Small-subunit ribosomal RNA from an uncultured bacterium, 1409 nucleotides, folded computationally. It matches the Rfam family "Bacterial small subunit ribosomal RNA". Its family is annotated with ribosome and structural constituent of ribosome in the Gene Ontology.
[in-house]
RNA sequence: GGUGAACGCUGGCGGCGUGCCUAAGACAUGCAAGUCGAACGGUGUCUUCGGACAUAGUGGCGCACGGGUGAGUAACACGUAACUGACCUGCCUUCAAGUUCCGCACAACAGUUCGAAAGAGCUGCUAAUUCGGAAUGUGCUUGCUGACUUUGGUUGGUAAGUAAAGAUUUAUCGCUUGAAGAUGGGGUUGCGGCCCAUCAGGUAGUUGGUAGGGUAAAGGCCUACCAAGCCUACGACGGGUAGCCGGCCUGAGAGGGUGAACGGCCACAGGGGCACUGAGACACGGGCCCCACUCCUACGGGAGGCAGCAGUUAGGAAUCUUCCCCAAUGGGCGAAAGCCUGAGGGAGCGACGCCGCGUGAGGGAUGAAGCUUCUCGGAGUGUAAACCUCUGAAUAAGGGACGAAAAUUGACGGUACCUUAGUAACAGCACCGGCUAACUCCGUGCCAGCAGCCGCGGUAAUACGGAGGGUGCAAGCGUUACCCGGAAUCACUGGGCGUAAAGGGCGCGUAGGCGGUCCUGUAAGUCUGAUUUAAAAGACCGAAGCUCAACUUCGGGUCUGGGUUGGAUACUGCAGAACUAGACGGCUGGAGGGGAGAGUGGAAUUCUCGGUGUAGCGGUGAAAUGCGGAGAUACCGAGAGGAACACCAGUAGCGAAGGCGGCUCUCUGGACAGUACGUGACGCUGAGGCGCGAAAGUGUGGGGAGCAAACCGGAUUAGAUACCCGGGUAGUCCACACCCUAAACGAUGUGUGUUGGGUGCUCGCCCGCAAGGGUGGGUGCCGAAGCUAACGCAAUAAACACACCGCCUGGGAAGUACGGCCGCAAGGUUGAAACUCAAAGGAAUUGACGGGGACCCGCACAAGCGGUGGAGCAUGUGGUUUAAUUCGAAGAAACGCGAAAAACCUUACCAGGCCUUGACAUCUAUCGAACCUCUUAGAGAUAGGAGGGUGCCCUUCGGGGAGCGAUAAGACAGGUGCUGCAUGGCUGUCGUCAGCUCGUGUCGUGAGAUGUUCGGUUAAGUCCGGCAACGAGCGCAACCCCUGUCCUUAGUUGCUAGCACCUCGGGUGAGCACUCUAGGGAAACUGCCCGCAAGGGAGGAAGGCAGGGAUGACGUCUAGUCAGCAUGGUCCUUACGGCCUGGGCAACACACGUGCUACAAUGCUCGGCACAACGCGCAGCAACAUCGCGAGAUGAAGCAAAUCGCUAAAAGUCGGGCUCAGUUCAGAUUGGAGUCUGCAACUCGACUCCAUGAAGACGGAAUCGCUAGUAAUCGUAGAUCAGCACGCUGCGGUGAAUACGUUCCCGGGUCUUGUACACACCGCCCGUCACACCAUGGGCUGUGGGUCGCAGUUGAAAACGCUGGGAGCUGAAAGGCAGGCGGCUAGGCUGCGGUUCAUGACUGGGGUG
Repeated sequence: GGUGAACGCUGGCGGCGUGCCUAAGACAUGCAAGUCGAACGGUGUCUUCGGACAUAGUGGCGCACGGGUGAGUAACACGUAACUGACCUGCCUUCAAGUUCCGCACAACAGUUCGAAAGAGCUGCUAAUUCGGAAUGUGCUUGCUGACUUUGGUUGGUAAGUAAAGAUUUAUCGCUUGAAGAUGGGGUUGCGGCCCAUCAGGUAGUUGGUAGGGUAAAGGCCUACCAAGCCUACGACGGGUAGCCGGCCUGAGAGGGUGAACGGCCACAGGGGCACUGAGACACGGGCCCCACUCCUACGGGAGGCAGCAGUUAGGAAUCUUCCCCAAUGGGCGAAAGCCUGAGGGAGCGACGCCGCGUGAGGGAUGAAGCUUCUCGGAGUGUAAACCUCUGAAUAAGGGACGAAAAUUGACGGUACCUUAGUAACAGCACCGGCUAACUCCGUGCCAGCAGCCGCGGUAAUACGGAGGGUGCAAGCGUUACCCGGAAUCACUGGGCGUAAAGGGCGCGUAGGCGGUCCUGUAAGUCUGAUUUAAAAGACCGAAGCUCAACUUCGGGUCUGGGUUGGAUACUGCAGAACUAGACGGCUGGAGGGGAGAGUGGAAUUCUCGGUGUAGCGGUGAAAUGCGGAGAUACCGAGAGGAACACCAGUAGCGAAGGCGGCUCUCUGGACAGUACGUGACGCUGAGGCGCGAAAGUGUGGGGAGCAAACCGGAUUAGAUACCCGGGUAGUCCACACCCUAAACGAUGUGUGUUGGGUGCUCGCCCGCAAGGGUGGGUGCCGAAGCUAACGCAAUAAACACACCGCCUGGGAAGUACGGCCGCAAGGUUGAAACUCAAAGGAAUUGACGGGGACCCGCACAAGCGGUGGAGCAUGUGGUUUAAUUCGAAGAAACGCGAAAAACCUUACCAGGCCUUGACAUCUAUCGAACCUCUUAGAGAUAGGAGGGUGCCCUUCGGGGAGCGAUAAGACAGGUGCUGCAUGGCUGUCGUCAGCUCGUGUCGUGAGAUGUUCGGUUAAGUCCGGCAACGAGCGCAACCCCUGUCCUUAGUUGCUAGCACCUCGGGUGAGCACUCUAGGGAAACUGCCCGCAAGGGAGGAAGGCAGGGAUGACGUCUAGUCAGCAUGGUCCUUACGGCCUGGGCAACACACGUGCUACAAUGCUCGGCACAACGCGCAGCAACAUCGCGAGAUGAAGCAAAUCGCUAAAAGUCGGGCUCAGUUCAGAUUGGAGUCUGCAACUCGACUCCAUGAAGACGGAAUCGCUAGUAAUCGUAGAUCAGCACGCUGCGGUGAAUACGUUCCCGGGUCUUGUACACACCGCCCGUCACACCAUGGGCUGUGGGUCGCAGUUGAAAACGCUGGGAGCUGAAAGGCAGGCGGCUAGGCUGCGGUUCAUGACUGGGGUG
């Protein structure tokens, strides 16, 4: 784009078309073929008596047309072009000739019989254009016989045979014979148009001949006889499907699809068979017979055929009125009038299609209402509406056709059309994620649903449903189905085969296809002219008619095709002649694991015998099985036997491929070079065919040393039907015969020609002394152009061309099933479908990954030190429990985490008691100042009572305002309710790892690459060098802070070297040198030495980043947090909000993490003595004094702090005790008594004293931290805080050991490689098993059906043959008919077989989940 459509929603009018695609199922009812009285007899009615009219029957013509349908048919059925010397043709036209004379019947009718009916019989009468006979014979036919000719043609002679019908109004119409024409038909042939080769052979009337029959006519059309042919790979035969064509749809075309309507042909008429009549039929509305079905019946018999028009029923998704008329066109009959005509002309129904028209037109707001949305401002619907002006579908009235002709005659139709009047008057459907024009809100929450493909939906859906808006079409719009296009996706035009699907395993060769140079002929192909045909309609162009259009009419040009004929001869073909460049041969020569057979050699393994010799051997990652005192292994000698041939050996050679390897001989194939002697296109390819064809395997017979499927042991392992080890049989070997496959690979068919180079190997030949050069064959590598999707190929092409063959057409099912062929078997070959998926696949890219490679780093391992895991306790978590044990955090990167402080509060949880504009914010109104004190009830929240109190600012003195409080109503508040997967912000982690990118350029079709790789170097993408790259950014480093040295400035509250005083305390004067404090600077920068460098050394407080901190790239983990805060959405609103009391977060069989204290003598305990730093302090730190064993209490100086206080530092050191013990270790637990904080220590604080004195004696598997002022160890301060620290964050004191090294574990970086991974190895993914569903193979020689074939049997009607007698009818007779018989046949029955469909217990695999 299209449709004979259907379905859904919707629907105003008209015109023109169109309408059972299914059940060629079945049909009620009516109609669809009659007509002629001018062929005939009869009858009836009327009559003006002249006649007119009607018509059952005889007769004639028609009924073979018109109309329907598409079952069958793969065929001369159709189309096209021819042929018919092998034919027919009623009615019509023309021509020639005729139309004479007789006769017999049968209907009707009359009578009668049978029957329910349908109908039938018998007797009698009769006419004709009915039938028969005779005559004539232009002619015609046949026999015989001539001539011409292209089969049976034309034209002569002769013999025989052969015609006729009348009617009438006297004009004619008929009739007979023949010829011609026209029309219509029969037959034959060339060419053309479906699928299956898993249909490969078919055929006995088959092919041909002779003779006959039959027909209008050729012919095996039929019969007899004879011969054995005929068709077929250019697809016979068989199976499936199908009416064919003009055309129609699509397409640029070539094609593809289709065959409704209209037209041509064919076939059919319930399923089959058959003939009759006739010009024509094997006959839709005729006949006979069989079958099925339906109907009537008095049960004896009868009737019927809508695939004609309407209509009914069934089937189906689905297809109309039981209409009007013969007015027109056409048909039949008739002389005609006319009759008949469901052909036809019209109307009706259906948006089924095409075309036309309408549902109004103009004006009308910074723009109504409603609805939708919203950032609440607005925006959209929208000039849309309202409203104003105008026009005037519908409707009514009046007029009123063409179609009709000389005239009568109009179904449509009072229709079209015209005029007048006249109402603003009917719009829907689909879509809006992309393709694809059109966007928002709400609802829903992987549900409901959508979907043509991709795909949407799991709480913010432009994709579902609704709405608003929009887009597209519009009386339609969508959906479904089917066809073409896009699809170059079967490729003729116009594709491919190295790796995507696809080169046959290899050769020889048949048919076929293709074929070198030159000449002549021919003219088949080819080109061209003419002519004929190619129906009309349709399509195209131009006109014309309906108001336009659709539609219709006219004209034109087409119809690319076929036939006939004239011409051309370049190319191809064919025929002939010639050539040598292709091909083949001859001669000469060398190379070679080419093949076959026979022989032969040495090394080695094994075995046997002998000797020497003694305890192991063998084997592995390690072992064991195994062998060995019956003497192994090892060594020496001798022998047997089988198999394979080390070195040479090489991207070396040979062969068509498979393949070929010691040496010798024999036989034998091929290639190559040289020569240019012969032949003269002899060539290339090659469907079928034939041959060869590794390994394994098979058969028969040998052989068997080693090796070795199966098998047996030993190991390994979760298992180990494996990998490893010890044995071991087929087999491996030989002969003969099979098998016929392979990653049979260069994944690259064969042949020929053309097209830059470079460099090897190998075999020849030529020149040359040689070096070297030249020229052929083969075999490699690298590369130009070109090709390729890329990879790559590149004279050995995957380049450019030609010839021929094979093969491919999404993945799976499947190289499976069925069938055929081959095979002894195994199996091979040929080779599907149902069903299922939306991919499967190639090449390359970036990542990620690897029990891949290379390099490098890190307390990663190793080397060390100390821990954890065992105990008790503390703390966090899980679990459990509970009214609640609030919530979050979950490997590393949750678990002394949020929490730098849960008794109340906190607090979010639970129970109970209460509040509802609320504890908190803003707005409105009214009232009151606010506020303070006392008191009652209650657990408190709260509720009530009493008293005090009148301020500030402005003022016009009325009042107003700010602030606070109360009351009231509503807007609203409130939520630690949910969503961290809607978010901001912040944070953890990889990781302080060295990476992550960009611009321009260049390369690549592209993804992308380059830069960033490489060589060095570094802690570092740090730097250097090189490089199609050159630069740049974020990271690294540095800049910042602290610590380490020095200088300088400053000198109190700090310091004290020297001086002075002193109560001996830097206390005071004094000083600022030192320490220190805290500002500023200096200093380290390849500056110096050695060394090429790496590196080392000196000096120096510090040396190669001096130590520590802060600082965290692009990003990852949909990491964490809605409970810090903020915030979208959502939910609650007398509660999921708010207040209060009490409880809980503290529970306890257990499990885990993080810690503390220990287990002791490097210790514990008692006493003496010594040395810090960071910090903190007024609701505070508190000296000091007194009291208390102590926690602490009381009193109290000082200090907002370099001034006073916390403040005792501890380990340490000196001295005493303890003596290896569950202890003078350890301190849990428990009893008692207290202190402090605080409204309040019961649940549930810390501390003190007395008493008690548990486990624990160094910790399984496993696991953590740390590389120097570090680990370990010791104390100390602070935040939080009323109180509560074993936690956390800081501070200082004492102060080690070890690092060979990078193989391994973990993590990370760079390059490279492989990849079927890309939510990226925690990936992907294979097979069995289990379950569900689906299609399918096999399947009891199963069952049922269709169809075909063969055989047997039975066998109607008809035609044909015989007969037609002893015998019926007819006839004057001849004869004919009836009847009988026969073979043949439709059909029935039986049996066998082929094919196909369905089904079948059970069974096989396959697909999907």

Background
The sequence is in RNAcentral, with records from ENA and SILVA.